[in-house]
Context: one part of a larger RNA
RNA sequence: GCCCGGGAGUUAUUGUCAGCGGCAAGCUUAAGCGCUUACGGCGUGGAGGCGUAGGGAAACCGAGUCUGAAAAGGGCGACCAGUCGUUGGCAAUAGACCCGAAAGGAUGGUGAUCUAUCCAUGGCCAGGAUGAAGCUUCGGUAAAACGAAGUGAAGGUCCGAACCCACUAACCUUGAGAAGUUAGGGGAUGAGCUGUGGAUAGGAGUGAAAGGCUAAUCAAACCUCCUGAUAGCUGGUUCUUUCCGAAAUAUAUUUAGGUAUAGCGUCAUGUAUAAGCAACGGGGGUAGAGCACUGAAAAGGCUAGGGGGCAUACCCGCUUACCAACCCUUAUCAAACUCCGAAUACCGUUGUGGUGAGCAUGGCAGUCAGUCUGUGAGGGAUAAGCUUCAUGGACGAGAGGGAAACAGCCCAGACCACCAAUUAAGGUCCCUAAUCGUAUCUCAGUGGAAAAGGAUGUGAUCUUUCAUUGACAGUGGGGAUGUUGGCUUAGAGGCAGCCAUCAUUUAAACAAAGCGUAACAGCUGACCCAUCGAGAGAGAUUGCGCCGAAAAUGAUCGGGACUUAAGAUACGAACCGAAGUUGUGGACUCGAAAGAGUAGUAGGAAAGCGUUCCAAGCGCAUUGAAGCGGGACCGGCAAGGAACCGUGGAGCUCUUGGAAGUGAGAAUCCGGGC
Numbered sequence: 001g002c003c004c005g006g007g008a009g010u011u012a013u014u015g016u017c018a019g020c021g022g023c024a025a026g027c028u029u030a031a032g033c034g035c036u037u038a039c040g041g042c043g044u045g046g047a048g049g050c051g052u053a054g055g056g057a058a059a060c061c062g063a064g065u066c067u068g069a070a071a072a073g074g075g076c077g078a079c080c081a082g083u084c085g086u087u088g089g090c091a092a093u094a095g096a097c098c099c100g101a102a103a104g105g106a107u108g109g110u111g112a113u114c115u116a117u118c119c120a121u122g123g124c125c126a127g128g129a130u131g132a133a134g135c136u137u138c139g140g141u142a143a144a145a146c147g148a149a150g151u152g153a154a155g156g157u158c159c160g161a162a163c164c165c166a167c168u169a170a171c172c173u174u175g176a177g178a179a180g181u182u183a184g185g186g187g188a189u190g191a192g193c194u195g196u197g198g199a200u201a202g203g204a205g206u207g208a209a210a211g212g213c214u215a216a217u218c219a220a221a222c223c224u225c226c227u228g229a230u231a232g233c234u235g236g237u238u239c240u241u242u243c244c245g246a247a248a249u250a251u252a253u254u255u256a257g258g259u260a261u262a263g264c265g266u267c268a269u270g271u272a273u274a275a276g277c278a279a280c281g282g283g284g285g286u287a288g289a290g291c292a293c294u295g296a297a298a299a300g301g302c303u304a305g306g307g308g309g310c311a312u313a314c315c316c317g318c319u320u321a322c323c324a325a326c327c328c329u330u331a332u333c334a335a336a337c338u339c340c341g342a343a344u345a346c347c348g349u350u351g352u353g354g355u356g357a358g359c360a361u362g363g364c365a366g367u368c369a370g371u372c373u374g375u376g377a378g379g380g381a382u383a384a385g386c387u388u389c390a391u392g393g394a395c396g397a398g399a400g401g402g403a404a405a406c407a408g409c410c411c412a413g414a415c416c417a418c419c420a421a422u423u424a425a426g427g428u429c430c431c432u433a434a435u436c437g438u439a440u441c442u443c444a445g446u447g448g449a450a451a452a453g454g455a456u457g458u459g460a461u462c463u464u465u466c467a468u469u470g471a472c473a474g475u476g477g478g479g480a481u482g483u484u485g486g487c488u489u490a491g492a493g494g495c496a497g498c499c500a501u502c503a504u505u506u507a508a509a510c511a512a513a514g515c516g517u518a519a520c521a522g523c524u525g526a527c528c529c530a531u532c533g534a535g536a537g538a539g540a541u542u543g544c545g546c547c548g549a550a551a552a553u554g555a556u557c558g559g560g561a562c563u564u565a566a567g568a569u570a571c572g573a574a575c576c577g578a579a580g581u582u583g584u585g586g587a588c589u590c591g592a593a594a595g596a597g598u599a600g601u602a603g604g605a606a607a608g609c610g611u612u613c614c615a616a617g618c619g620c621a622u623u624g625a626a627g628c629g630g631g632a633c634c635g636g637c638a639a640g641g642a643a644c645c646g647u648g649g650a651g652c653u654c655u656u657g658g659a660a661g662u663g664a665g666a667a668u669c670c671g672g673g674c
Stems, first nucleotide, its partner, number of pairs: 001674006011094013026050003032044004054061002064076004097236002100233001104226003108223003116200009125190001127159003130155001134151006163187003167184005202218001204214003239608006249262005263367002265364007273357001276352007288340001289338002294334003298330004303324001305323002307320004370395010400411003415586004420582003426576003429560003435573007447562001453547002457544010474531005480504003485499003510525001513524003587598004609663001611660007619652002627647004634641001
């Protein structure tokens, strides 16, 4: 892992509500006792309980009573239905649907064969090194001290096996091993190691102290009991069909993943309204707008005040592209501004409307983690698949079609069957069901990602200038004189810089727009003529494109591919396309019918199937019971049922009713098998 078997709302008492039944202003017995076919029976038993009257704290009064001074007002009552049984729902108390702690307690017990410390009695420590005290001799001293040599053999001394330990590394880490191996390492006459026997224990021991150790268990051992501890937590909770069908909110909470009440669901009973639509009547201060208030804020004018400058002994002054109040003109901004002010929404009246729509009471719930998306806002960065509200939708609990794939987007709400039709969103070259026409645009594979900004891309519309008295572009020619203008300067001659920028000859020609020279020179330009011969230039609005444009395996419109399109725009006509709609047949629910309805998690309500046993009744069975195996047999919406064939070899079904150890796929479920 698979298979087989086991495996979870039970029972008692009390309460409450509903169904059914008995009796009824009453209903009912409990224990006990008697009888009995021994039982879920019959009888007896009225103690007691509930009801028939309430009000008051009570005395007490009583259809009233309490409060009160009150015959006032007000509170609670009085117009009668209960009670006993039974079945079911739910609750309370009990283990209370099942499994699951870590813990806690016991005036219960077992452990020191592991390990800690201690006691008694034994055992063990190769070899080597160092050489304390003391002693001897010699030196030395007045004598000592002291010194030297020898002897000697001390030590939690040194090196190092056994033995003990465990510092480092690697290996091992489903191991050879629930702590090891290998190579190194530390102690090794000592606070040493070790055998045997013994002592101390659970809030206790023992501890050179690490909360260490006390039998692979220790911040309180193990076993047993309290014990089915408790678990607002996790997991699991077993047959079928039918009807309806939520919530993820408010308030409170030692509350936030729990719970209570309300909201939303369902069932019953009662009642007769509700949503929507139309008209009419309301209040409002949002969107917008505005600047009349409160504030913010731009430019100009006017002009107090202040600053700067000039002038001034002082006073009085003059001036200012400085700052600037009030006021004026123009142009603005505001959630906590409003002279104004919608659409919606909300409330009401009337009409219409119409029934798994409203309201009330009662039984039973579940829900209190929501998510995305459109819209209006706060927070954040006008970030987030972010966060917090409001208001719709979807998902949640919703299948089907589209978006390549894709809970929340678009279309659309699946009772069942059909090799029928017709549409929605979205599509119609091929993959892939279905396409054509008209008029344009795009050349970028734009389509099939993106900004500021940039550009003789290209289409459309418009404004304006020049032009056959010849434009624009090209080509040929001219482009002069006073003069090298004056100043400055070493020089300054159109062209370093400053000033001026005239005049003349002209078809035209600048006291020069650029390059150039040391300065000149030189080359172009403006300007003019000729040549040429028809459009040329500048700008505005707009359609579609271009650049801007860098990412990690090889690229991407879903792919192939597509260029007067299979891209884009506009118009038109077709077609395809869903579990939508229609058609045909069928099932069920509601309804008198016509007809309408039947997605569904939590959950409420209803009807059934099957298992074991019991009672009554009818039956089956060796001419073969139960059980087991088999198949494209039959009927039932289904749970399941009957028949048949094979096997099997002795019991069993059916109908009606009753009682439950009553249904398995999940619980890291339990037992067994493979």